[in-house]
RNA sequence: CGCCUUGUAGUUCAGUGGACAGAGCAGCUCGGUUCUAACGAGAAAGCCCUUGGUUCGAAUCCAAGCAAGGCGG
Numbered sequence: 001c002g003c004c005u006u007g008u009a010g011u012u013c014a015g016u017g018g019a020c021a022g023a024g025c026a027g028c029u030c031g032g033u034u035c036u037a038a039c040g041a042g043a044a045a046g047c048c049c050u051u052g053g054u055u056c057g058a059a060u061c062c063a064a065g066c067a068a069g070g071c072g073g
Base pairs, nucleotide, nucleotide: 001072002071003070004069005068006067007066010025011024012023013022018056028042029041030040031039049065050064051063052062053061
C1' cells in the first nucleotide's frame, strides 16, 4: 500500500428493508434458606462505531471514515 471479514446491553451473540431491537451469562430486587447456595419470580440495562446517501420506511442496502482481526506485497 491492496484485498477480505467484523463492529448491536457489562460480556458472548441473534436479528439479512416494516410490530415499542431480542436471547444466554453476569449484575440488581423479591421469594426461598437458620445463614449461604441451588431453584423460582420480576425489573433494569441499546438513539445498533461515526458521518453522509438510497427508500414512504435502514441495525439491515450503498459510499467515505474510524477501530479490531486476517490474507497478500